[in-house]
Molecule: SAM riboswitch aptamer (S box leader)
Organism: Evansella caseinilytica
RNA sequence: UUCUUAUCCAGAGCAGGUGGAGGGACUGGCCCGAUGAUACCCGGCAACCGAUGCAACAGGCGUACGGUGCUAAUUCCUGCAAUGUUGAUUGCAAGAUAAGAG
Numbered sequence: 001u002u003c004u005u006a007u008c009c010a011g012a013g014c015a016g017g018u019g020g021a022g023g024g025a026c027u028g029g030c031c032c033g034a035u036g037a038u039a040c041c042c043g044g045c046a047a048c049c050g051a052u053g054c055a056a057c058a059g060g061c062g063u064a065c066g067g068u069g070c071u072a073a074u075u076c077c078u079g080c081a082a083u084g085u086u087g088a089u090u091g092c093a094a095g096a097u098a099a100g101a102g
Stems, first nucleotide, its partner, number of pairs: 001102008013042001016041003022032003026079001028077002043071003048067003051063004075094001080091004
C1' cells in the first nucleotide's frame, strides 16, 4: 500500500500536567479554539485479537494481564442513488478501527 470480513445513534478528566495555534480526513456547511483547542503524557472508556475464569454450543457471560483502538458534537451533518416531497427513511460510496491474507 491492496484485498476480505466485522463494526461505527453506547461509553470515556466543565479544575490533571506539558505546550502555544490552528483543528474537526477530503467537498460544501456547521462547529471547537488564547476562558488555551489540535498534539503529547497521565487518567479514563470499550472489549476487536491473544491470554484466562465460569459455562457447555449460544460464536454465551466475565476479568482487563498482553497487542491495538478510542476519549466535543451519530463517522458532527453532508456528497451518490432510490422512495418521498421540504421533513425524512433506506441503501451505496468515502473514511476510521480490528482481525486475517497478499